This is a predicted structure of an 85-nucleotide RNA (c-di-GMP-I-GGC riboswitch aptamer) from Sulfuriferula sp. The source organism's lineage runs through Bacteria, Pseudomonadati, Pseudomonadota, Sulfuricellaceae and Sulfuriferula. It was read from a public genome assembly, where an Rfam model found it. Its mean pLDDT, the model's own confidence on a scale to 100, is 85. Of the family's consensus pairs, 95% are formed in the model.

[in-house]
């Protein structure tokens, strides 16, 4: 460089709680394990998710990302062990 596990040494931590931020998605601590060979880091693209402030309407609804999601998919950055070129 290219392939690849659960061999070794290890890491991560979904859902569920409890505590905090937030309108909300969600995030951050603690607990906790459903997995992941990148489930490390990034918001450049695509996708999904909310819609508070604006905008329109006018039983209310609807449109809006400048928000979020790296454990939705690609890209970009780094890496442990093994096996090949």
């Nucleotide at each position: 460089u290219u392939u690849g596990u659960a061999a070794a040494c290890g890491g991560c931590a979904a859902a569920c709680u409890c505590a905090u931020c937030g309108a909300a998605a969600g995030g951050u601590g603690g607990g906790g394990a459903c997995g992941c060979a990148a489930a490390a880091c990034u918001a450049c693209c695509a996708g999904u998710c909310u819609a508070a402030a604006g905008c329109a309407u006018g039983u209310u609804u609807g449109c809006c990302a400048u928000g979020a999601u790296a454990g939705u998919g690609g890209g970009g950055u780094u890496g442990c062990c093994a096996a090949g070129u």